RNA sequence: CCAGAAAGACGGAUGGCCGCUCUUUUGCGCUUUGGCGUAAAGGGGAGGAAAGUCCGGGCUUCACGGGAAUACGGUGCCGGGUAACGCCCGGGCGGAGCGAUCCGACGGACAGUGCAACAGAAAACAAACCGCCGAUCGCCUAGCAAUAGGAUCAGGUUAGGGCGAAACGGUGCGGUAAGAGCGCACCGCGGACCUGGCAACAGGGACGGCAUGGCAAACCCCACCGGAAGCAAGACCAAAUAGGGGCUGCGCAUAAGCCUGUUCCCGGCUUGUGGCCCGGGUUGGUUGCUCGAGGUGUCUGGCAACAGGCAUCCCAGAUGAAUGGCUAUCGUUCCGUCCUUCGGGGCGGGAUACAGAACCCGGCUUACAGUCUUUCUGGAUAU
RNA sequence: GCUGCCGUAGCUCAGCGGUAGAGCACUCCCUUGGUAAGGGAGAGGUCCCGGGUUCAAGUCCCGGCGGCAGCA
Numbered sequence: 001c002c003a004g005a006a007a008g009a010c011g012g013a014u015g016g017c018c019g020c021u022c023u024u025u026u027g028c029g030c031u032u033u034g035g036c037g038u039a040a041a042g043g044g045g046a047g048g049a050a051a052g053u054c055c056g057g058g059c060u061u062c063a064c065g066g067g068a069a070u071a072c073g074g075u076g077c078c079g080g081g082u083a084a085c086g087c088c089c090g091g092g093c094g095g096a097g098c099g100a101u102c103c104g105a106c107g108g109a110c111a112g113u114g115c116a117a118c119a120g121a122a123a124a125c126a127a128a129c130c131g132c133c134g135a136u137c138g139c140c141u142a143g144c145a146a147u148a149g150g151a152u153c154a155g156g157u158u159a160g161g162g163c164g165a166a167a168c169g170g171u172g173c174g175g176u177a178a179g180a181g182c183g184c185a186c187c188g189c190g191g192a193c194c195u196g197g198c199a200a201c202a203g204g205g206a207c208g209g210c211a212u213g214g215c216a217a218a219c220c221c222c223a224c225c226g227g228a229a230g231c232a233a234g235a236c237c238a239a240a241u242a243g244g245g246g247c248u249g250c251g252c253a254u255a256a257g258c259c260u261g262u263u264c265c266c267g268g269c270u271u272g273u274g275g276c277c278c279g280g281g282u283u284g285g286u287u288g289c290u291c292g293a294g295g296u297g298u299c300u301g302g303c304a305a306c307a308g309g310c311a312u313c314c315c316a317g318a319u320g321a322a323u324g325g326c327u328a329u330c331g332u333u334c335c336g337u338c339c340u341u342c343g344g345g346g347c348g349g350g351a352u353a354c355a356g357a358a359c360c361c362g363g364c365u366u367a368c369a370g371u372c373u374u375u376c377u378g379g380a381u382a383u
Numbered sequence: 384g385c386u387g388c389c390g391u392a393g394c395u396c397a398g399c400g401g402u403a404g405a406g407c408a409c410u411c412c413c414u415u416g417g418u419a420a421g422g423g424a425g426a427g428g429u430c431c432c433g434g435g436u437u438c439a440a441g442u443c444c445c446g447g448c449g450g451c452a453g454c455a
Base pairs, nucleotide, nucleotide: 001379002378003377004376005375006374007373008372009371010370012330013329014328015327016326017325018324020045021044022043023042024041025040026039027038028037029036030035047354051365052364054363055362056361057360058359059230060229061228062227065266066265067264068263069262070261072226073225074224075223076222077091078090079089080088081087092106093104094103095102096101107221108220112219113218114215115214128158129161130160131157132156133155138153139150140149141148142147169187170186171185172184173183174182188210189208190207193204194203195202196201234287235286236285237284244278245277246276247275248274255271256270257269258268259267294313295312296311297310298309299308300307301306331352332351333350334349335348336347337346338345339344384454385453386452387451388450389449390448393407394406395405396404401438409425410424411423412422413421431447432446433445434444435443
């Protein structure tokens, strides 16, 4: 210098004019003394994803629970982190790359059920289309017989051909009538047991002739987790609840209903002028609401995720919904052109993303103009 | 803001993991003096998009995009 890999950071700046919202102080006005309105001054005012709403929690309601079974849903190598997770960190195994490094829904197919179109002889306790053989016991022909002949009827055979995504270990030697784990060697596979490791797993391995083909993002089995709904939850004030329509339970605690998927048990709760639906009315305000598993800096422990200590800071709360509009100068970058002392500079034009809080956090995923920093890998050149 | 459902031919919809279908519409032919109806033949598909599982995906799984509906 070129080509890459990983981690992290930023994602315009400064003015001028006109506005918006929250809040503090002060003045003025009104007041039913609670406040409300208005003006001035000071202070705060979007994000890395505020997004998708895909996971996990806090919080709230369902009157409060305890236990068991079952249904449904989710997760799925091991260890750790965390409030928790399907997230993160470290490790194992498998795969990709020369490498830095990256990717992986990565439990179970000897518990059971099921699926595999077309092609093919055969698609799962295997099977004989072509081919090969036809040894043994039979068959046919010749022969007195021994025996010889017969791609050859029965039969044997999965080596070879062919079909397929997939054909019931692979290569070689032996063996055989031809073949075949039929025998042997090597490789693969299973594997009692031994060693290392917390574990996943790794190394060795007596023995076993091969058992256990594939699919569980098919049902399912195993282990673990999960009550439901969501701030339009919920609480309060104001207003309204007028006049109506329909359906229905119990006649009284030795009963009925309820305790939020269902059932059962325990323990409870409620019960009289009851419950449900239609229709009608109200459709305004306050609260929940922003100090929190919080930010920043530093130290300690840990490989790390993270945890702990100390110091310091307060940092949006709108509700048809504020955080904006116009303009000037500059920055960044691209294109054209001119100059150059090759460092760059002048002029003109363009671009400056994705997107915007709505109860709050921790994650994931998706979108994103243009940049910067650090570490590492491969290559080239020079010394 | 929260929650649920859907996306297959021009339209309305079917579709057990195994060659993508139906009705209407469209084109041509027959029928008719001509049209409609009727009969016959035919054309027409990014199964919303991307990735994964599988031998094989419209179908199963994950992530996006778009549309519709409900809740004070």